A computed fold for a 349-nucleotide part of an RNA from a metagenome, annotated as small-subunit ribosomal RNA, central domain.
RNAcentral holds the full RNA, with entries from SILVA.
The prediction has a mean pLDDT of 88.

[in-house]
Context: one part of a larger RNA
RNA sequence: CUGGGCGUAAAGCGCGCGUAGGCUGUUGAUUAAGUCGGACGUGAAAGCCCUGGGCUUAACCUGGGAACUGCAUUCGAUACUGUUCGACUAGAGUACGAGAGAGGGAGGUAGAAUUCCACGUGUAGCGGUGAAAUGCGUAGAUAUGUGGAGGAAUACCGGUGGCGAAGGCGGCCUCCUGGCUCGAUACUGACGCUGAGGUGCGAAAGCGUGGGGAGCAAACAGGAUUAGAUACCCUGGUAGUCCACGCCGUAAACGAUGUCUACUAGCCGUUGGGAGACUUGAUUUCUUAGUGGCGCAGCUAACGCACUAAGUAGACCGCCUGGGGAGUACGGCCGCAAGGUUAAAACUC
Numbered sequence: 001c002u003g004g005g006c007g008u009a010a011a012g013c014g015c016g017c018g019u020a021g022g023c024u025g026u027u028g029a030u031u032a033a034g035u036c037g038g039a040c041g042u043g044a045a046a047g048c049c050c051u052g053g054g055c056u057u058a059a060c061c062u063g064g065g066a067a068c069u070g071c072a073u074u075c076g077a078u079a080c081u082g083u084u085c086g087a088c089u090a091g092a093g094u095a096c097g098a099g100a101g102a103g104g105g106a107g108g109u110a111g112a113a114u115u116c117c118a119c120g121u122g123u124a125g126c127g128g129u130g131a132a133a134u135g136c137g138u139a140g141a142u143a144u145g146u147g148g149a150g151g152a153a154u155a156c157c158g159g160u161g162g163c164g165a166a167g168g169c170g171g172c173c174u175c176c177u178g179g180c181u182c183g184a185u186a187c188u189g190a191c192g193c194u195g196a197g198g199u200g201c202g203a204a205a206g207c208g209u210g211g212g213g214a215g216c217a218a219a220c221a222g223g224a225u226u227a228g229a230u231a232c233c234c235u236g237g238u239a240g241u242c243c244a245c246g247c248c249g250u251a252a253a254c255g256a257u258g259u260c261u262a263c264u265a266g267c268c269g270u271u272g273g274g275a276g277a278c279u280u281g282a283u284u285u286c287u288u289a290g291u292g293g294c295g296c297a298g299c300u301a302a303c304g305c306a307c308u309a310a311g312u313a314g315a316c317c318g319c320c321u322g323g324g325g326a327g328u329a330c331g332g333c334c335g336c337a338a339g340g341u342u343a344a345a346a347c348u349c
């Protein structure tokens, strides 16, 4: 290279956008590059293969043939692919009219609760646990009432509900803004798919500078438990958690399932839209875009998947190739650092 694979055995990049490249709808013409055929030249000899001959045979030697699957030139063929020109509307997109939504960014605002502060009432406990103790409290706590401060998060609604490419997104209001769905027409006319590099986004933790700090809480301290207890439990508690700006670039970043397209029994639920029917209802039927549960064929090692495929096919990318060594070393690139990324070998079973 050929091959077999990637839900759970090794294997889908965390997710987009997109360059090169690969692939690309229907139809007419054009050309003849790919493709197919003929001719001619060449493809040294030897060797291999076929068939004769010579050494008693064979090895060996030798005649002839075939082959040399290739290259060049030339003449043709035109279905398919390509080139060029034209047409089309089923892919893709635009306009128009509706619609749903925790999609994103900024600003404002509301109520409940925790904590703290001040004052009032009030008196001996509170708190915590399996039981306790540390802790708090007669300098008046806990409880309760009024007022205030401040930070963070938004109960109920709330839902295998919704939105987003993924990460993710949840009080309410305003402004700015992305995407999606449905409907009937009109328009553009293949404008498409994928995507090596590249580029952007990317939970939590962590880092830098400056703020903020109620609750929670790594580290840390104390009390318990225990043979010990650097833990689990309890009382405290600092980074952090929050905000702004800048880094980091990783996760069981999971549906452990790449993206796009077409096709392939049904049944039940649910969200958004459209259409219809009548008995006008807490009704029902059809359709479309999601999102769930079962299930046939088929697939699968089995589990299971099953129009949201892991079925049947096609296009393109990524990745795997026994376990350990190792996602490590070295080198490169990136980073303030932590580290990330790319990524071996010896050796060993």
Base pairs, nucleotide, nucleotide: 004320005319006318007303008302012317014201015200016199017198021194022193023192025088026087027086028085029084031082033081034080035077036076037075038074039073041071042070049065050064051063052062053061054060091191092188093187094186095185096183097182098181099180103177104176105175106174107173108172109171110154115149116148117147118146119145120144121143125136126135162169163168206247207246208245209244210243211242215241216240220236221235222234223233258316259315260314261313262312263311266294267293268292269291270290271289272288273287274286275285276284277283278281298305299304322349323348324347331342332341333340334339